[in-house]
Transfer RNA from a Nitriliruptorales bacterium, 84 nucleotides, folded computationally.
RNA sequence: GUCGGCGUGGCGGAAUAGGCAGACGCGCAUGGUUGAGGGCCAUGUGUCCUUCGGGACUUGGGGGUUCAAAUCCCCCCGCCGACA
Numbered sequence: 001g002u003c004g005g006c007g008u009g010g011c012g013g014a015a016u017a018g019g020c021a022g023a024c025g026c027g028c029a030u031g032g033u034u035g036a037g038g039g040c041c042a043u044g045u046g047u048c049c050u051u052c053g054g055g056a057c058u059u060g061g062g063g064g065u066u067c068a069a070a071u072c073c074c075c076c077c078g079c080c081g082a083c084a
Base pairs, nucleotide, nucleotide: 001083002082003081004080005079006078007077010026011025012024019067027045028044029043030042031041032040033039046057047056048055049054060076061075062074063073064072
């Protein structure tokens, strides 16, 4: 350089002939159980703002198509592989 694959919360990792983003697990927070800890159970857990009712934003970055994009198209960045 050419070709291909991948990039989603704090971490792993789902979701594709486009239709509620983040299922499920880990971790974390609060509470319960315990003499205490571990384990177990319940609830919560993306970011920002908030008058606490809610609102805005969010799938590596930017643009496009579409009523609607993590998903399709283009450019760029990063990682991995093959070839040269």
Rfam family: tRNA. Its family is annotated with triplet codon-amino acid adaptor activity in the Gene Ontology. The family's RNA type in Rfam is transfer RNA.